[in-house]
Molecule: c-di-GMP-I-GGC riboswitch aptamer
Organism: Arthrobacter sp. MI7-26
RNA sequence: GUCGACAAAGGCAAACCGGGUGCGAGCCCGGGACGCAAAGCUACGGGGCCCCUGCGGUCAGCCGGGCCGCCGAUC
Numbered sequence: 001g002u003c004g005a006c007a008a009a010g011g012c013a014a015a016c017c018g019g020g021u022g023c024g025a026g027c028c029c030g031g032g033a034c035g036c037a038a039a040g041c042u043a044c045g046g047g048g049c050c051c052c053u054g055c056g057g058u059c060a061g062c063c064g065g066g067c068c069g070c071c072g073a074u075c
Base pairs, nucleotide, nucleotide: 001074002073003072004071011036012035016031017030018029019028020027021026034061040067041066042065044064045063046062047059048058049057050056051054
């Protein structure tokens, strides 16, 4: 640099349930695992969603971009 074995150390954690929070989308904590090779971070472009409709909010586990990283294979 390239790649991700139906592999793997280690990691994350959908739905659902309990608690908290917010008008709401949603978010936080615990339980729980459908999945994930960036399911780490980032609203930059597209897109979805919400409302007190505006210099508004939310989603990074919808796609793309940017940034940073672990393990393994290989050159």